[in-house]
Context: one part of a larger RNA
RNA sequence: GGCUUACGGUGGAUGCCUUGGCGCUGAAGGCCGAAGAAGGGCGUGGCUAGGCUGCGAUAAGCCUCGGGCAGUCGUCUAGCAGACUAAGCCGGGGAUACCCGAAUUGGGAAACCACCUUGGAAUAAUCCAAGGACUGCCAGCUGAACACAUAGGCUGGUGAGAGGUAAGCAGGGGAACUGAAACAUCUAAGUACCCUGAGGAAAGGAAAUCAACCGAGAUUCCCUAAGUAGUGGCGAGCGAAAUGGGAAUAGCCUAAACCGGUAGGUUUUAGUGGUCUGGAGACCUAUAGCCUAUCGGGGUUGUAAGGCGUAUUGGCAGAUUCUCCAGGAUCUGCGAGGAGUUACAAAUCUUUUUCUUAGUCGAAUGAGCCUGGAAAGGACGACCGUAGAGGGUGAUAGUCCCGUAGGCGAAAAGAAAAAGACUCCUAAUACGUUCUUGAGUACCGCGGGACACGUGAAAUCCCGUGGGAAUCUGGGGGGACCACCCUCCAAGGCUAAGUACUUUCAGCGACCGAUAGCGAACUAGUACCGUGAGGGAAAGGUGAAAAGAACCCCGGGAGGGGAGUGAAAUAGACCUGAAACCGUAAGCUU
Numbered sequence: 001g002g003c004u005u006a007c008g009g010u011g012g013a014u015g016c017c018u019u020g021g022c023g024c025u026g027a028a029g030g031c032c033g034a035a036g037a038a039g040g041g042c043g044u045g046g047c048u049a050g051g052c053u054g055c056g057a058u059a060a061g062c063c064u065c066g067g068g069c070a071g072u073c074g075u076c077u078a079g080c081a082g083a084c085u086a087a088g089c090c091g092g093g094g095a096u097a098c099c100c101g102a103a104u105u106g107g108g109a110a111a112c113c114a115c116c117u118u119g120g121a122a123u124a125a126u127c128c129a130a131g132g133a134c135u136g137c138c139a140g141c142u143g144a145a146c147a148c149a150u151a152g153g154c155u156g157g158u159g160a161g162a163g164g165u166a167a168g169c170a171g172g173g174g175a176a177c178u179g180a181a182a183c184a185u186c187u188a189a190g191u192a193c194c195c196u197g198a199g200g201a202a203a204g205g206a207a208a209u210c211a212a213c214c215g216a217g218a219u220u221c222c223c224u225a226a227g228u229a230g231u232g233g234c235g236a237g238c239g240a241a242a243u244g245g246g247a248a249u250a251g252c253c254u255a256a257a258c259c260g261g262u263a264g265g266u267u268u269u270a271g272u273g274g275u276c277u278g279g280a281g282a283c284c285u286a287u288a289g290c291c292u293a294u295c296g297g298g299g300u301u302g303u304a305a306g307g308c309g310u311a312u313u314g315g316c317a318g319a320u321u322c323u324c325c326a327g328g329a330u331c332u333g334c335g336a337g338g339a340g341u342u343a344c345a346a347a348u349c350u351u352u353u354u355c356u357u358a359g360u361c362g363a364a365u366g367a368g369c370c371u372g373g374a375a376a377g378g379a380c381g382a383c384c385g386u387a388g389a390g391g392g393u394g395a396u397a398g399u400c401c402c403g404u405a406g407g408c409g410a411a412a413a414g415a416a417a418a419a420g421a422c423u424c425c426u427a428a429u430a431c432g433u434u435c436u437u438g439a440g441u442a443c444c445g446c447g448g449g450a451c452a453c454g455u456g457a458a459a460u461c462c463c464g465u466g467g468g469a470a471u472c473u474g475g476g477g478g479g480a481c482c483a484c485c486c487u488c489c490a491a492g493g494c495u496a497a498g499u500a501c502u503u504u505c506a507g508c509g510a511c512c513g514a515u516a517g518c519g520a521a522c523u524a525g526u527a528c529c530g531u532g533a534g535g536g537a538a539a540g541g542u543g544a545a546a547a548g549a550a551c552c553c554c555g556g557g558a559g560g561g562g563a564g565u566g567a568a569a570u571a572g573a574c575c576u577g578a579a580a581c582c583g584u585a586a587g588c589u590u
Stems, first nucleotide, its partner, number of pairs: 001589009015575001016541002020512002022509009031164002039100003042056003046080002050076003062094006071084003105114003115132007134161002136158007169197005179186001183233001209216002220247004230238002251494003254438001258297010273284003276327006302472001304437003307433007315334007336426005348421010359408003365381002369378002382399002384388001390402003443467008453479001474489005528535002548574001551562004
């Protein structure tokens, strides 16, 4: 020096554990904000220096209404002092709520500086309260070029807007790496990302749809059809739809024709217009016609529908309409029927029930025997069970504790449902018809885009640009185009549910168990790094209980040796404690 064995040190693997994560299911909820949000700064405790939590100069809190218990004064974090105790605690409602922040009186290097008006207090400084941004909308006063006017200006009013928001949604823009074993069409992908907007969902939506000669009947989502039909440097790849089965269901309003009101413009002065129509009278003179604007009624479709005219039938009563007769219209009341608060017109209230936001009752073993530090284990004997889910308790507990099954419960706030109040609506048929049925639209050329569909035989849909219809004897579609046939009615709008995502609560897991699982089980988006955008850790475990080692000894201390606690101290600031590595001792060997 090497090897082996034993005992240690170092180290923190492994085992066991779980306060934390991950995923799924179900239920409930889902926007906040000028009434100042989200997010912060600074404060705030009797002793409080710091982190977390709570709160805001009324500052770990104030008031009130309920629940509820014998303790309480949050936590890391013990202690002292002193209080409270129908308190503390939990829930509903309310008050207060500094400064910054859209930040809004002006400024500004966020959490600071400076100011004006009105009212009040005071004594001069000063203090208190309210207000003072911009834009939109409404109203009023003014008011140019340019006479009226308009623009502009000013004032007042206005819970209007502004900003935030994880994921989901719609719209406007929109890559590249990559794949094609290179690469250019293509792909990645309308993805990432940016912008705008809205909501608890969003979008979509009541056929100018599909289908196939049979028929269906808005939209959305799931399964299927189907990796099919297709598309494709026919490469890589991309990739439907109808149909069928489910989830959930809901349909409506306008424009126009026509009637009437109001305002403005214009035309006309009567054989011809008007006073609802017909007949007979009477009256009117701009009251009228036409055009424009606006309001109300009417009306909303494809076996076309509607309007208008005529005819027939149709609850009751009353009133009005220049007079009479006949008819009609309108209005009011009653009756009958129907509908309604998410669209379809729009408010509000009452009652009842249920649910949510605190809680509450809740069965049943033996201080026995054995082992042990400890019984829930073992042996023996009982009991409950609409409860033998789960967790805790000194080892493994149905009967010890919390619970569980099953019941019960709200002063207040909120939600839902039902009923009522309330509100709204209510002829039909036949015939005729010159009236209406969404225009720079449909469609076409050219250039693009979207459709599973790359220009292709390329329909369909949407943009740009240039042209540019028809009007029900009309128009669109059925994958070039034409005919026949079938089907639907564009160029206006609204619409719940089923669906997506997420928070809370409950439950579950052939999910993780501290190099795992969220980056974060711990002061974690912390420490730290970066000018900044941004990046971003490490770090869990004594014991049943601190019983956390009084006292003595060595030492300056750290640390150690005794003593003591404990089942155990090689459980002593800690479970277990592998290996590498470093020692001590012994043996063998060189």
Predicted 3D model of a 590-nucleotide part of an RNA (large-subunit ribosomal RNA, domain I) from a marine eukaryotic metagenome. Rfam family: Bacterial large subunit ribosomal RNA.